[in-house]
RNA sequence: AAUCUAACAAUUAUAUAACCUCAUAUAAAGUUGGGAAUAUGGCCCAAAAGUUUCUACCUGAUGACCGUAAAUCGUCAGACUAUGAGGGUGACUGACGCGGUG
Numbered sequence: 001a002a003u004c005u006a007a008c009a010a011u012u013a014u015a016u017a018a019c020c021u022c023a024u025a026u027a028a029a030g031u032u033g034g035g036a037a038u039a040u041g042g043c044c045c046a047a048a049a050g051u052u053u054c055u056a057c058c059u060g061a062u063g064a065c066c067g068u069a070a071a072u073c074g075u076c077a078g079a080c081u082a083u084g085a086g087g088g089u090g091a092c093u094g095a096c097g098c099g100g101u102g
Stems, first nucleotide, its partner, number of pairs: 001012003019087007026056001031047005041066002050057001058078007
C1' cells in the first nucleotide's frame, strides 16, 4: 500500500544490493598421528577439538634455540568467514523547482 471486515484481525505485494566502520565469535590459539628439512633448515599431510557458528585456522618481519639431532619457541604486524549494529547507495512515496507536450 492493496484485498477483506461493521471494526479488530487475517492475507498479499515492494524494498533493505555493492561498499565502509564497529561489535560478537577465535585466542587466525592449543592438542594428537604420519612424513619431511637441518644453522643457506625449522616444513608437508591428516584427525579430533575450540565458536549458542558456516568457513578458516595461515603469511611476513624480527629475536632466540637446536653443533647436525629431532624438536621448536618468543614478540610484532597482517585476513577470511558467520551474525548483529551504524553509515551508505538503491527502491517506494510526497513536496518544490526546471524543461517538454496537450
Molecule: Purine riboswitch aptamer
Organism: Litchfieldia alkalitelluris